[in-house]
Context: one part of a larger RNA
RNA sequence: GGAUGAACGCUGGCGGCGUGCUUAACACAUGCAAGUCGAACGGGGAUCACUUGACGGAGCUUUUCGGAGUGAAGUGAUUUGAUUCUAGUGGCGGACGGGUGAGUAACACGUGAGUAACCUGCCUUUUGCUGGGGAAUAACUGUGGGAAACCAUGGCUAAUACCGCAUGUUGUGUAUACAGGGCAUCUUGUGUACAUGAAAGGAGAAAUCCGGCAGAAGAUGGGCUCGCGUCCGAUUAGGUAGUUGGUGGGGUAACGGCCUACCAAGCCCGCGAUCGGUAGCCGGACUGAGAGGUCGAACGGCCACAUUGGGACUGAGACACGGCCCAGACUCCUACGGGAGGCAGCAGUGGGGAAUAUUGGGCAAUGGGGGAAACCCUGACCCAGCGACGCCGCGUGAGGGAAGAAGGCCUUCGGGUUGUAAACCUCUGUCACCCGGGACGAAAACAAUGACGGUACCGGGAGAGGAAGUCACGGCUAACUACGUGCCAGCAGCCGCGGUAAUACGUAGGUGGCGAGCGUUAUUC
Repeated sequence: GGAUGAACGCUGGCGGCGUGCUUAACACAUGCAAGUCGAACGGGGAUCACUUGACGGAGCUUUUCGGAGUGAAGUGAUUUGAUUCUAGUGGCGGACGGGUGAGUAACACGUGAGUAACCUGCCUUUUGCUGGGGAAUAACUGUGGGAAACCAUGGCUAAUACCGCAUGUUGUGUAUACAGGGCAUCUUGUGUACAUGAAAGGAGAAAUCCGGCAGAAGAUGGGCUCGCGUCCGAUUAGGUAGUUGGUGGGGUAACGGCCUACCAAGCCCGCGAUCGGUAGCCGGACUGAGAGGUCGAACGGCCACAUUGGGACUGAGACACGGCCCAGACUCCUACGGGAGGCAGCAGUGGGGAAUAUUGGGCAAUGGGGGAAACCCUGACCCAGCGACGCCGCGUGAGGGAAGAAGGCCUUCGGGUUGUAAACCUCUGUCACCCGGGACGAAAACAAUGACGGUACCGGGAGAGGAAGUCACGGCUAACUACGUGCCAGCAGCCGCGGUAAUACGUAGGUGGCGAGCGUUAUUC
């Protein structure tokens, strides 16, 4: 000198773009953060229209005045249909998106290879198929238990839920023939035989659309393996029994001591094993002429974690932040029998700390989930709010103005200095303020759709009016005098100042530096 997710002191006008719990992976009140589909399904509710008969009787017709006939409104049922809502069954999504950095020195990450050892929902292309049956169960209803959470049981019912049957390809498995390939086990193509394995319908008047099943290919995403690289300590020198290898078996999508039985006795290590400490890794960031050093906030990629520990289920995908089970600690409810919870999502609270924001608006845009769509959901995201926390831009006025006013300070008492500075004159109008207009962002024809926002921006208006501080002045180091103090009070980055004329302490005047900032502290080059 540069830098910072900074903090502290003094000060503080505006705007743009960024950025903001580095500490307790401490505990959390409250609200929101993952739903959606009625075009998979049976119910239920509401409204409207319609069908049927009932009750009801205003009124009307007739009359021999007893009655007879007809019959509106209304009531509560019933049939069918339409619209709409949705607890439940079912489907897809909840494995993404968002957070954090605890753990991890490891194939975790980076980079380069491999997979003749693998999987891949939705999507794209393509081939064939979508026949015929069955048994249940929630909802609902009855009964019972419970304070609740909820549970038990009898009965009814549907499906794109579940289970057989048929068919059966280019699937899978076994065997085999031919042709080719390779790197041992093998593998590719074509064919044959045997075995095995599938489906679901919905909407529409229809056309058709949306689906379903089995393959092939692709795309995307992932699993696994290997080479190399990746902090400190030897005041850590030996470590290891599923340990190292083999065979059989099991398991997995898949290789493998991944697991198991048996057999062998190996395997790692001074090129640092093991142990201990520290740490998420990288693209990158800061600095530096570079080499290097330091860092890994924000943004992007990967990994790990989700109160602590363990476990699996479902699924294309999890051993699953807002799923399940068990155990621990903690908190809450309780009728004491038993239950409920998990902010390292967005806000917010307490606590810790030198220190870090709003319990805001909107789905308008971009993107995501569901849906045929309309649309719904989305604290992702887009915006707004707060903080000079950072960077950048702008302003706090411009020109003129000397008998060089007054005041302050110094003085050798002549004067010097503050100083064109002010006053005063002539102007200007950025920002802020007021009035008026007013967007882009919003679209493949028209129309509709903007949180931000009456914002940006544009026009007009008034008036120099509302807007300057902070640190230093002994040398390093730009900037000096007076007074006070008297080794006191104090200063200080180093050298060092202060004991009666202190340019070094305190104040004042002056001066120097930077300027909406200026200093200090911390860390780093």
Record summary
This is a predicted structure of a 525-nucleotide part of an RNA (small-subunit ribosomal RNA, 5' domain) from an uncultured bacterium.